[in-house]
RNA sequence: UAUCUAUCAAGAGCGGCCGAGAGAUCUGGCUCUACGACGCUGCAGCAACCUCGCCCGAGCAAUCGGGAGAAGGUGCUCCCGCCAGGACCGAUAGAAG
Numbered sequence: 001u002a003u004c005u006a007u008c009a010a011g012a013g014c015g016g017c018c019g020a021g022a023g024a025u026c027u028g029g030c031u032c033u034a035c036g037a038c039g040c041u042g043c044a045g046c047a048a049c050c051u052c053g054c055c056c057g058a059g060c061a062a063u064c065g066g067g068a069g070a071a072g073g074u075g076c077u078c079c080c081g082c083c084a085g086g087a088c089c090g091a092u093a094g095a096a097g
Stems, first nucleotide, its partner, number of pairs: 001096001003095006013043005021032003025086005044077003049073003052069001054067005081089001
């Protein structure tokens, strides 16, 4: 990044900085917010997509399926992606280029 696959009703918050809008977009609603939201950042945590090693099963083997872990790479930590409708919708992970 034009493409492909999977997931998006579970889970997990405190401190510092900043200073006015924020919850992606449109319409309508709802919610958060000067008792400082959103954002940035430190630490902590959640999850288990990928890597990793471990256990079980199948197989001559290559390998495949399942489980638990959470060391590494991401991600996430108000409200179902906040809700309904809309649209070349979006986000995250993996693959491919």

This is a predicted structure of a 97-nucleotide RNA (SAM riboswitch aptamer (S box leader)) from Rothia amarae. RNAcentral holds the sequence, with entries from Rfam. Its mean pLDDT, the model's own confidence on a scale to 100, is 80. Lineage of the source: Bacteria > Bacillati > Actinomycetes > Micrococcales > Rothia.